RNA sequence: CAUCCAUCCCGAGCGGCCGAGAGACCUGGCUCUUCGACGCCGCAGCAACCACCCAGCGAUGGGCAGGUGCUUCCGCCAGGACCGAUGGAGG
Numbered sequence: 001c002a003u004c005c006a007u008c009c010c011g012a013g014c015g016g017c018c019g020a021g022a023g024a025c026c027u028g029g030c031u032c033u034u035c036g037a038c039g040c041c042g043c044a045g046c047a048a049c050c051a052c053c054c055a056g057c058g059a060u061g062g063g064c065a066g067g068u069g070c071u072u073c074c075g076c077c078a079g080g081a082c083c084g085a086u087g088g089a090g091g
Stems, first nucleotide, its partner, number of pairs: 001091001003089006013043005021032003025080005044071003048068003052063004075083001
């Protein structure tokens, strides 16, 4: 980087830095934001997948918090599009 599979109406915040936009893209809405959003860092938390442990023939359920991930609003809503994001597998 592309492919395949699975998931996306549940869950989870504080501080520091930055300084004007942000919510993937387009359109129409809507929401957040100088009472500092978004982003980055630290610590903490959550528990989606993998790993590990337990139960089970199995599907699966429970535990754990190691590898990733996530911690405004149903992926914010609707339509469109070769849609987007996350995890795993092999390449």
Predicted 3D model of a 91-nucleotide RNA (SAM riboswitch aptamer (S box leader)) from Actinophytocola sp. Lineage of the source: Bacteria > Bacillati > Pseudonocardiales > Pseudonocardiaceae > Actinophytocola. Rfam family: SAM riboswitch aptamer (S box leader). Rfam describes the family as follows. The SAM riboswitch is found upstream of a number of genes which code for proteins involved in methionine or cysteine biosynthesis in Gram-positive bacteria. The coordinates come from a structure-prediction model, not an experiment, and the mean pLDDT is 85.